[in-house]
RNA sequence: GGGGAGAUGCCCGAGUGGCCAAUGGGAACAGACUGUAAAUCUGUCGGCGAGAGCCUUCGCAGGUUCGAAUCCUGCUCUCCCCA
Numbered sequence: 001g002g003g004g005a006g007a008u009g010c011c012c013g014a015g016u017g018g019c020c021a022a023u024g025g026g027a028a029c030a031g032a033c034u035g036u037a038a039a040u041c042u043g044u045c046g047g048c049g050a051g052a053g054c055c056u057u058c059g060c061a062g063g064u065u066c067g068a069a070u071c072c073u074g075c076u077c078u079c080c081c082c083a
Stems, first nucleotide, its partner, number of pairs: 001082007010026003018066001028044005046055003059075005
């Protein structure tokens, strides 16, 4: 330099244009159990709110669309193959 794959919540990771604050697992916090701990089980796990709901968010910046994590463009970074 050419070709390909990817970047999602604290971590890993699934994700189709609308049913998405986003499956699942781990971590964390709380509770149950236990003499204590571990293991196991239950709940919570972006922000505000009593709730209904609202706001923000899928690498960054634009675009398409009534509607984008998902489609398009550019850029940044990572990995693989070829040279």